[in-house]
Context: one part of a larger RNA
RNA sequence: UUGGGCGUAAAGGGGGCGCAGGGGGCAAAGUAAGUCGGACGUGAAAUCCCGGGGCUCAACCCCGGACACGCGUUCGAAACUAUUUUACUAGAGGGAUAGCGGAGAAAACGGAAUUCCACAUGUAGCGGUGAAAUGCGUAGAUAUGUGGAGGAACACCGGUGGCGAAGGCGGUUUUCUAGCUAUUUCCUGACGCUCAUGCCCGAAAGCUAGGGGAGCAAACAGGAUUAGAUACCCUGGUAGUCCUAGCCGUAAACUAUGUAUACUUGGCGUAGUCGGACUCAACCCUGACUGUGCCGUAACUAACGUGUUAAGUAUACCGCCUGAGGAGUACGCUCGCAAGGGUGAAACUC
Numbered sequence: 001u002u003g004g005g006c007g008u009a010a011a012g013g014g015g016g017c018g019c020a021g022g023g024g025g026c027a028a029a030g031u032a033a034g035u036c037g038g039a040c041g042u043g044a045a046a047u048c049c050c051g052g053g054g055c056u057c058a059a060c061c062c063c064g065g066a067c068a069c070g071c072g073u074u075c076g077a078a079a080c081u082a083u084u085u086u087a088c089u090a091g092a093g094g095g096a097u098a099g100c101g102g103a104g105a106a107a108a109c110g111g112a113a114u115u116c117c118a119c120a121u122g123u124a125g126c127g128g129u130g131a132a133a134u135g136c137g138u139a140g141a142u143a144u145g146u147g148g149a150g151g152a153a154c155a156c157c158g159g160u161g162g163c164g165a166a167g168g169c170g171g172u173u174u175u176c177u178a179g180c181u182a183u184u185u186c187c188u189g190a191c192g193c194u195c196a197u198g199c200c201c202g203a204a205a206g207c208u209a210g211g212g213g214a215g216c217a218a219a220c221a222g223g224a225u226u227a228g229a230u231a232c233c234c235u236g237g238u239a240g241u242c243c244u245a246g247c248c249g250u251a252a253a254c255u256a257u258g259u260a261u262a263c264u265u266g267g268c269g270u271a272g273u274c275g276g277a278c279u280c281a282a283c284c285c286u287g288a289c290u291g292u293g294c295c296g297u298a299a300c301u302a303a304c305g306u307g308u309u310a311a312g313u314a315u316a317c318c319g320c321c322u323g324a325g326g327a328g329u330a331c332g333c334u335c336g337c338a339a340g341g342g343u344g345a346a347a348c349u350c
Stems, first nucleotide, its partner, number of pairs: 004321003007304002012318001014201004021194002025088001027086005033081002035077008049065006091191001092188003095184006103177007110154001115149007125136002162169002206247006215241002220236004258317006266295011299306002323350003332343004
């Protein structure tokens, strides 16, 4: 429990596609289901309400009215909703032209660096720290040079810059796939919005099978520190991190702000495209659209703050909240190989 809310107090689903459902642009004509009006029928009595009356009053009883907010039949209205037909182009989609990007998938290639191996030079230290020690080194390390192996990541450019629905995406080239923007106003003609269930995508960690393994590094071992030190620091180091195939399905999955549309003073940046002016041309200057930021007016807000990328003004649809703990637990169901996920209480306490 409603005429309330969801950035930070409880509350936006991690994201998309989309069936049902809900709601939906402009114009004309028709229909009359919703809607509105009239008439008729019915809506029993008692009760309740109003007026009056009878028991000495009252309770109680009697009479009259009203009510019964409804349903049915019928006659009308046609603005709105619905529906049928016709028409339109402002929404939506497509075409043409020109662009944009770390968007996705696959393959090939490149250089720097770390590590390891071999050889050469060379000799006693190296490494590490707050200081040390463990560790490595005369079986020749560290350092320097040459050659080789292998794996992972791509310095500078790099930017509150770009792209993607979100997760996310960064060396170079090629192939394949998808998207967005601008201009044009050529085509279709409301095809549009949202979306329970459903389906798909979904960081990291984790799991299964097979590879791979340079660096890093849970666990683990040792050295320190300390009263202790199952830590912080140091030396090592296995899963893992990487690839292929398949699971898992969660995150402060955050802008802690659902999606779509319209409207509402401004200023300063920046990315892409197009135009104007100037010009041989480009740059500079200037305007429009799309994106991305900062500041700020009105308004909103408990305040902080938000402020044309709204948390303003409105509409449509979905999700969610209802004191704290118990508890995202128990039980049941369901998904999963497992880990566990989804759904999700109550007693009791305050």
A computed fold for a 350-nucleotide part of an RNA from a metagenome, annotated as small-subunit ribosomal RNA, central domain. It matches the Rfam family "Bacterial small subunit ribosomal RNA". Its mean pLDDT, the model's own confidence on a scale to 100, is 88.